[in-house]
RNA sequence: AUGCAUGUCAUCCCGUGGGGCAACCACGGGAGGCAAACAGCUCAGUAACACGUGGACAACCUACCUUAUGGAGGCGGACAACCUCGGGAAACUGAGGCUAAUACGCCAUAGAUUGCCAGCUCUGGAAUGAAGGCAAUCAAAAAGGCACUGAUCUAAUGCCGAAUGGUGUCGCCAUAAGACGGGUCUGCGGCGGAUUAGGCUGACGGCGGGGUAACGGCCCACCGUACCUUUGAUCCGUACCGGCUAUGAGAGUAGGAGCCGGGAGAUGGAUACUGAGACAAAGAUCCAGGUUCUACGGAACGCAGCAGUCGCGAAAACUCCGCAAUGUCCGAAAGGAUGACGGGGGGACCCUAAGUGUUCCGUUACAAACGGAACUUUUGUAUGACCUAAAAAGUCGUACGAAUAAGGGCUGGGUAAGACUGGUGCCAGCCUCCGCGGUAACACCAGCAGCUCAAGUUGUGCCCACGUUUAUUGGGUUUAAAGCGUCCGUAGUCGGUUGUGCAAGUUCCCUGUGAAAUCCUCCGGCUUAACCGGGGGGCGUGCAGGGAAUACUACACGGCUUGGGGUCGGGAGAGGUAUGAGGUAUUCCUCGGGUAGCGGUGAAAUGCUAUAAUCCUAGGAAGACCACCAGUAGCGUAGGCGUCAUACUAGAACGAGCCCGACGAUGAGGAACGAGAGCUAGGGGAGCAAACCGGAUUAGAUACCCGGGUAGUCCUAGCCGUAAACGAUGCAGACUGAGUGUCCCCGAAACCUCGGGUUCCGGGGGUGCUGAAGGGAAACCGUUAAGUCUGCCAUCUGGGAAGUACGGUCGCAAGGCUGAAACUUAAAGGAAUUGGCGGGGGAGCACCACAAGGGGUGGAUGCUGCGGUUCAAUUGGAUACAACGCCGGGCAACUCACCAAGGGCGACAGCAGAAUGAAGGCCAGUCUAAAGGGCUUGCUAAACAAGCUGAGAGGUAGUGCAUGGCCGUCGUCAGCUCGUACUGUGAAGCGUACGGUUAAGUCCGUUAACGAGCGAGACCCGUGCCCUUAUUUGCAAGCUUUGAGGAGACUCUGAGCGCACUAUAAGGGGACUGCUGGUGAUAAAUCAGAGGAAGGUGCGGGCGACGGUAGGUCCGUAUGCUCCGAAUCUCUUGGGUUACACGCGGCAUACAAUGGCAUAAACAACGGGUUGCAACACCGAAAGGUGAAGCCAAUCCCUUAAAUUAUGUCUUAGUUCGGAUCGAGGGUUGUAACUCACCCUCGUGAAGCUGAAAUCCCUAGUAAUCGCUGGUUACCAUCUAGCGGUGAAUAUGUCCCUGCUCCUUGCACACACCGCCCGUCAAACCAAUCGAGUAAGCUUAGAAUGAGGCUCCAUCAUCUGGUGGAUUCGAGUUCCAGGUUUGCAAGAGGGGUUAAGUCGUAACAAGGUA
Repeated sequence: AUGCAUGUCAUCCCGUGGGGCAACCACGGGAGGCAAACAGCUCAGUAACACGUGGACAACCUACCUUAUGGAGGCGGACAACCUCGGGAAACUGAGGCUAAUACGCCAUAGAUUGCCAGCUCUGGAAUGAAGGCAAUCAAAAAGGCACUGAUCUAAUGCCGAAUGGUGUCGCCAUAAGACGGGUCUGCGGCGGAUUAGGCUGACGGCGGGGUAACGGCCCACCGUACCUUUGAUCCGUACCGGCUAUGAGAGUAGGAGCCGGGAGAUGGAUACUGAGACAAAGAUCCAGGUUCUACGGAACGCAGCAGUCGCGAAAACUCCGCAAUGUCCGAAAGGAUGACGGGGGGACCCUAAGUGUUCCGUUACAAACGGAACUUUUGUAUGACCUAAAAAGUCGUACGAAUAAGGGCUGGGUAAGACUGGUGCCAGCCUCCGCGGUAACACCAGCAGCUCAAGUUGUGCCCACGUUUAUUGGGUUUAAAGCGUCCGUAGUCGGUUGUGCAAGUUCCCUGUGAAAUCCUCCGGCUUAACCGGGGGGCGUGCAGGGAAUACUACACGGCUUGGGGUCGGGAGAGGUAUGAGGUAUUCCUCGGGUAGCGGUGAAAUGCUAUAAUCCUAGGAAGACCACCAGUAGCGUAGGCGUCAUACUAGAACGAGCCCGACGAUGAGGAACGAGAGCUAGGGGAGCAAACCGGAUUAGAUACCCGGGUAGUCCUAGCCGUAAACGAUGCAGACUGAGUGUCCCCGAAACCUCGGGUUCCGGGGGUGCUGAAGGGAAACCGUUAAGUCUGCCAUCUGGGAAGUACGGUCGCAAGGCUGAAACUUAAAGGAAUUGGCGGGGGAGCACCACAAGGGGUGGAUGCUGCGGUUCAAUUGGAUACAACGCCGGGCAACUCACCAAGGGCGACAGCAGAAUGAAGGCCAGUCUAAAGGGCUUGCUAAACAAGCUGAGAGGUAGUGCAUGGCCGUCGUCAGCUCGUACUGUGAAGCGUACGGUUAAGUCCGUUAACGAGCGAGACCCGUGCCCUUAUUUGCAAGCUUUGAGGAGACUCUGAGCGCACUAUAAGGGGACUGCUGGUGAUAAAUCAGAGGAAGGUGCGGGCGACGGUAGGUCCGUAUGCUCCGAAUCUCUUGGGUUACACGCGGCAUACAAUGGCAUAAACAACGGGUUGCAACACCGAAAGGUGAAGCCAAUCCCUUAAAUUAUGUCUUAGUUCGGAUCGAGGGUUGUAACUCACCCUCGUGAAGCUGAAAUCCCUAGUAAUCGCUGGUUACCAUCUAGCGGUGAAUAUGUCCCUGCUCCUUGCACACACCGCCCGUCAAACCAAUCGAGUAAGCUUAGAAUGAGGCUCCAUCAUCUGGUGGAUUCGAGUUCCAGGUUUGCAAGAGGGGUUAAGUCGUAACAAGGUA
């Protein structure tokens, strides 16, 4: 768009059809009556008597209905339909003619309205009411309809019809009343905003009118100036209200869908008509905007009725059936109408009930699943009957078949359920929150398994609860957010004691009302339930009326004195204001003295000074200030107040029961005061000193330090009104243990120097400290409360944005007061604890600290390690102390991990293949640097099989941030803990602290601690003294003795006895602050001494607490995971690790005379030796070679120690120092000596003449210096592990530097100062603010115009009416001026957020200037 949603009727007229007919029936047109103001839809407006609840109308209306009384008499003229003729596209409309009524009009009769009278009657709380009298005005109705009936008439008769009667019934009129429904008024109740504080002019009231059903400024004329408001007016925003709904234990909080009651609206507005009822909405008129038709002249419409369409949107149904039921309208009824309603369709939208199978067997871990068998049929499908308006559903049957029916979320914690597998690797992703993910993810993605709800399950949005997290019930405000800077005081709130009255609050009883539904409960109906019906209760916590009580509160009237105030008295005080006086210092000026510096700092410089400074003396001027006294002293409301005197003035405390008699407390708004800085005007200006100028410091230094210096600081008069205005603690009152100071007043006592004295006790008031109970998160508070109570005020509700923006207000300004939001964020914060840290403090300690010393390194050359660079590779690790002669790592191959080249290897399982002979072995040839490694050919051999897939061996491949073990280091430290008790809410503390002392948490004393453990010590080894035992290979005094030499003394050598000594190796002793003295606490201990081989741990080692360091090592071995797997395995050859512009570490050798060289002479110890050490002899100049005894070792060998000593020489020089480098010749090891070994001889003979800044080691047999031995090893030692020889200086302290330990303190740190963290700038994004303007909406006042309507007047007209004018209401339009909201906007300024940007380092420690 389209269809439907309100018609109906025995009044009347007409038409068409049926019928023979006017009558009767059906359909239709019109006049007339009733209804259409109901029902249905929606929630735009409305903050209002709109709603709810309780009242009122003595200020009202009410059709249909009911009751009662009375009535319905006499007349009249029209208009539709219809007929005729016109206009118009249509809608519609004009003229003429006919006609009826329950339509309309006139007269009569009842009656009504208004005015007046009486002030007598009735109702009532009260007459303005009713009733009565008089007058004026106005003024009813349908002799109807229908049915029956008898007489009469008509008609040929009958049916039928008509008239007049009768009966019944439905209507009609008037009055009175009821019922129902409305109208109006009113008490009380229910949103937000004060960044809306004043509003209002018909506004508030009066008199008189108009209007209405009715009161009233509802409207009008006149008069008065009221009225509302902080108990929130007005304005703005939002919103239909209630019963009820969600949630909650409740109080509440949020909502107003469905259903019910009320209101309002019908496209936006305005207006009246009809009517009982409307200002009506499937009625009218008009304007506006929209849509449609049009012949362009004009017309029509209004789904927020039911369906339905389009659009918007995250979002919402069929253009269904029926009037069978319930209701409504009409009708006498039958009946008609009804998108109300009753039904169905669609939607997991809500509530409710049920199902998705049961049993058994087999596989299997009878868990699930799979396979199979049997059973059942709720449900499903098909079908019959009942039911239904018709269906569906349902019920009763019949047939078929386990058939048609399970998903969602979750599994790290909260929170039920995985320490499963794979993938991923701060990626992808997850997550309300906390948080997961950077290679072993219970957190991602999957698989498997599990948990939970279930035809649902999850996510999102909104609401309630959790939240005592807006706290009435039921919170806070010292430090967490929060007490106004202080005081006075208005409104308000609260208020001592006693009596009487009243009964407003309060309590109790009774009455009415508080609709139904909803809620609870009992009973009943649908198979049950949801749902529905009935009874009862409750809810609405309320309102109104009546009665009773009088304790408390209020009110009224009295009384009292304790709160409060007043009066008098003597004291105290930096209380205030004004005036005057004084004091020292500073600066300046003048005179004099005096001479070269002064001043300033960490150090300096700027500055001042030769025009005479600083300094000294004297005098003067100016302004500011007021030392000592001075005090956890005083006064004041707070801010604040400090020389002295005077004047004026205020308050507090004490004393006196003298007076008043609740006069009080607090205090929203409001008023006053209010440090410093700042502002205005005028003075003043010595010192100090923002800004500013210099000098320093510094990387810089717009700072800290120094030299100057202007506002200002001072005074007068105004303004400002803020501070960490702090006790971070509002004011007032009451109550609740003590102790001890101090100030003022009063009282008693004692002493006395008799003073205004001193001491002490008591009372009151201030001001401090310590602390019972109690409180508090704790720190702490504690009669001066932060304790226990009361009254009142202010104020808080996560951090930031922000005390900002906008608005208002105050101010001259600066700015103050009031004071948000968007956005952003998971914390911000308080108190305390344990650590760590500090350019905090205290105590103690250390040659990896200093001091006092000794010797070095850093400079040279070489060796060696590292970095870097280079390279095919220069394998890898270790990087402050605690890497760098380290990985025992001295590498020629091996080592070896690197590079180049070339070979080899797969247990086990499966598949290709294989008795047609696999793998393996081999002669020859060939490939090759070489090789049965491959290939060719052949032989042998007898069962496997690397061609494929898995899986292995192996890996010095990765991860030491997955690990074990071992090690370094803190640590040459003295700490680290436990049990029980105690303290604390707790984290934790105590013990472990303090005073001494020690090498030591070693010991002593004290102590809410008492004990214990691991560390320290003790212990073990070596060494130093003594004793005992033992005596070979050791020793060897003494004795005996062989041999040699010697004149002899005697020396040398060998053997025996021996074990004394040395040594060896077993056991003992010894040293314990044991003794003496001093100090100390009479302790622990310490100092000194004696004795002693040794003295306070004798000396030197071993032994390394709890733990930290993600320290080192996967390249010693072990080992998780990952990776390679015919190569990252394994073998061979060669190369490399040995490179070389350079930098660093550690050493060696030197630079020489305390030395070099030559010759001669002397003295060790630890150790090692068969793959070995090798005497001795010979050869060689030497390295070394040849031969070889002895030794498996207290026996033999390595094995001559060297510094040293003696003599000589060199004579201060790049040397007779120094030895690098290079050349030549030899030797040794080894398969091999070029890259790349060592040794010998000869030659060559570099740098270097004692080393900057800086830095290392060391306290006695030490440093320094000298050699020796072992390890590694075929060869190679400037390395390392040991050994002995010679052998000092200095200190006997300290905490200054570097560190360590303990106590304490601060902390914004806790991956712990290599910490944390601030601001600008740069970049990106986001929201908001300002913004020249611009666009639009809403709204207010005014002006102009003004459709249309009500009323009035005039005029025309036969009537209806027309025309004109006036008043008034009035939509709309235009203009002007305000207000407000929204969109856009160049640009401006700030804010927030964002792993690794820039500059500094402001804060946290004394944060390096608190």